[in-house]
Context: one part of a larger RNA
Molecule: small-subunit ribosomal RNA, 3' major domain
Organism: uncultured prokaryote
């Protein structure tokens, strides 16, 4: 000097503990295990693999099989061969396509021409050769990105001092903080990378602007609607500024730094969320994002094609949806959102159908038009505690709809069908407030969807916190050590 102790002190965190809701039973989704198959491509693996890579596996993708081909290549560069043909074009054969083969025509640009042609170029194409390729191997060779501890509070330098020395001292000690945050003490004085701010949003106000966005007063107009003229008040947008600093008052503290407390004030002591993640650790992940050393394949471990597989199924685990029902299911009717998308796109009325859906096609490159119905909610009615008007999986007909093509393998809708489930064992998970629960809405990918996912909007909207013995974990001192 670290490390690690079923040593010790002091602090902290949904760590416990106080609520609240779940997972673990059940059906289904969907990832893993395993097994199974030609092939079920491959990587991820204790927290930190397993709705993770995948923000879309019918073909593509596809990497993997089984067959059927090609051999300087699907692709780039150079060097060489060839000469108007093997190129292109058009036709036909054999095939599942990809390949494969016949057979016709047969190009461009300058120069010259006796108008017949001639000679030169270059570029396809073509011969041979260098190489091309490789989702083959090594993430223990590695760059670059990333997880994690952990937004923890913390890791170092620089003179100096101290020790032979490794090293310590600053960074320790009383406070005090979300903080190595500040203060006082102080052989140590200053720095540096974090921690704060500075950055985005959201919360109140003031200015400036008024169209696509507002209608308050004035006027017209309608069955009705900011519809129209008008109008900047008010909402809103978006640029600009202000505002909160423990800044004021009181108490307590050491006269400090700071905490309580209260005043104004939309907000108050970090207001609330994002963005930001130090030295370093785990030979964490990633050679299949891309990049590259070494090794290996080179008629194949490169390429093409058409199937088939990645969707298998005695089983096992994760993470999820949907339910077991009356705080409910079903029905009439009827209010209120934000964020978002939109041209090979979104599509209104309005017309056909029970619906999925079709037909048309006004508007909109969109504060204008259009996806667009928000739902829970609330006003009414039926249900009457049942495996039911609960729940909806199977399963059978029939329909629509992308798309060459829905059988392996799509998603929707109509009728039927109507399983398990009557709250869930051991043990486990999340969560401190506009949180958890609960409801619905949008978007990326994207023809189309296996999305119940995932990232985002808003709508209603709680419960508990004595506290720090204990359990996991991390931070600082300090003690033992036969560890390093």
């Nucleotide at each position: 000097u670290g490390a690690c102790g079923g040593g010790g002190g002091c602090u902290c965190a949904c760590a416990c503990a106080a609520g609240c809701g779940g997972u673990g039973g059940a059906g289904c989704a969907u990832g893993u295990g395993g097994u199974u198959u030609a092939a079920u491509u491959c990587g991820a693996a204790g927290c930190a693999a397993c709705g993770c890579g995948a923000a879309g596996a019918a073909c593509c993708u596809u990497a993997c099989c089984a067959g059927g081909c090609c051999u300087u290549g699907a692709c780039a560069u150079g060097u060489u061969u060839g000469g108007a043909u093997u190129a292109g074009c058009a036709a036909c054969c054999c095939g599942a396509a990809a390949g494969g083969g016949u057979u016709g025509u047969g190009a461009c640009g300058c120069u010259c021409u006796u108008c017949g042609g001639a000679g030169u170029g270059g570029a396809a194409c073509u011969u041979a050769c260098a190489c091309a390729g490789g989702u083959g191997u090594u993430g223990c060779a590695u760059g670059g990105c990333u997880g994690u501890c952990g937004u923890c509070a913390g890791c170092u330098c620089g003179u100096g001092u101290c020790g032979u020395g490794a090293g310590a001292u600053g960074u320790c000690g009383g406070g005090u903080u979300a903080a190595g945050u500040c203060c006082c003490a102080u052989a140590a004085c200053g720095a540096g990378c974090g921690a704060a701010a500075c950055c985005c949003u959201u919360a109140u106000c003031c200015u400036u602007a008024g169209u696509u966005g507002c209608c308050a007063g004035c006027g017209g107009g309608u069955a009705a609607u900011g519809c129209c003229g008008g109008g900047g008040a008010c909402u809103c947008u978006a640029g600009g500024g202000a505002g909160a600093c423990u800044g004021c008052c009181g108490u307590u503290g050491a006269u400090a730094a700071a905490a309580c407390g209260g005043a104004g004030g939309a907000a108050g002591g970090c207001g609330g969320g994002g963005a930001u993640g130090a030295c370093g650790u785990c030979a964490a992940g990633u050679c299949a994002u891309c990049a590259u050393g070494g090794c290996c394949c080179u008629u194949a471990u490169g390429g093409c094609c058409a199937g088939g597989g990645c969707g298998a199924c005695a089983c096992a685990c994760g993470u999820g949806c949907u339910a077991c029902a009356a705080u409910g299911g079903c029905u009439u009717g009827u209010a209120c959102a934000a964020a978002g998308g939109g041209a090979a796109c979104c599509g209104a009325g309005a017309c056909c159908g029970c619906a999925a859906g079709g037909u048309g096609g006004a508007g909109c490159a969109a504060a204008u038009c259009c996806c667009a119905a928000a739902a829970a909610g609330c006003c009414g009615g039926c249900c009457c505690c049942a495996g039911u008007u609960c729940g909806g999986a199977u399963u059978g007909a029939g329909g629509g709809c992308u798309g060459a093509a829905a059988u392996u393998c799509g998603c929707c809708c109509u009728c039927a069908u109507g399983a398990a489930g009557u709250c869930g064992g051991a043990a486990u998970c999340g969560c401190u407030a506009g949180u958890a629960a609960u409801c619905g809405c949008a978007g990326a990918u994207c023809a189309g969807c296996a999305a119940u996912g995932c990232u985002g909007c808003g709508g209603u909207g709680a419960a508990u916190a004595u506290g720090u013995u204990c359990c996991u974990g991390a931070g600082c001192c300090u003690u033992g050590u036969a560890c390093a």